[in-house]
RNA sequence: CGGAGAGUAGCUCAGUUUGGUAGAGCGCACGGCUGGGGGCCGUGAGGUCGCAGGUUCAAGUCCUGUCUCUCCGA
Numbered sequence: 001c002g003g004a005g006a007g008u009a010g011c012u013c014a015g016u017u018u019g020g021u022a023g024a025g026c027g028c029a030c031g032g033c034u035g036g037g038g039g040c041c042g043u044g045a046g047g048u049c050g051c052a053g054g055u056u057c058a059a060g061u062c063c064u065g066u067c068u069c070u071c072c073g074a
Stems, first nucleotide, its partner, number of pairs: 001073007010026004020057001028044006050066005
């Protein structure tokens, strides 16, 4: 320098196929069961979807640029 993949909640990831309310598990807070712990159950908080533009009535999803990481090639 060229090619491919990844970036979404504190962590691990789904959601992209077919644009239409942003989700799961773990963790965290509160509550319940228990004599307490552990465990189980319930409720809740937590997100500029890496960043910046564009298209669209509407973008995590499509287009362009850019940053970081991984792999392959030179």
The prediction has a mean pLDDT of 81. A computed fold for a 74-nucleotide RNA from a Phycisphaerae bacterium, annotated as transfer RNA. RNAcentral holds the sequence, with entries from ENA and MGnify. The same sequence occurs in records of 8 taxa. Its Rfam family is "tRNA". Rfam classes the family as a transfer RNA.